[in-house]
A computed fold for a 71-nucleotide RNA from Autumnella corcontica, annotated as transfer RNA.
RNA sequence: GCGGAUAUAGAUUAAAGGUAAAUUUUCUACCUUCCAAGUUGAAGAUAUGGGUUCAAAUCCCAUUAUCCGCU
Repeated sequence: GCGGAUAUAGAUUAAAGGUAAAUUUUCUACCUUCCAAGUUGAAGAUAUGGGUUCAAAUCCCAUUAUCCGCU
């Protein structure tokens, strides 16, 4: 220098263009003499900037970061 892959909650993973789901973590309540375990509820996310579309995590372009390969 060229090509490819990936980027979603604090962490690990889902999601066929049509309400972003779950596990874990944190917090509240219940249970318990207390703790742990268990039950209930809540909080928390689409790398950035554009484009297409009635509608984009999803499709297209560029950029950034990480990884792999070629020279």

Lineage of the source: Eukaryota > Chlorophyta > core chlorophytes > Trebouxiophyceae > Autumnella. The coordinates come from a structure-prediction model, not an experiment, and the mean pLDDT is 83. Rfam family: tRNA.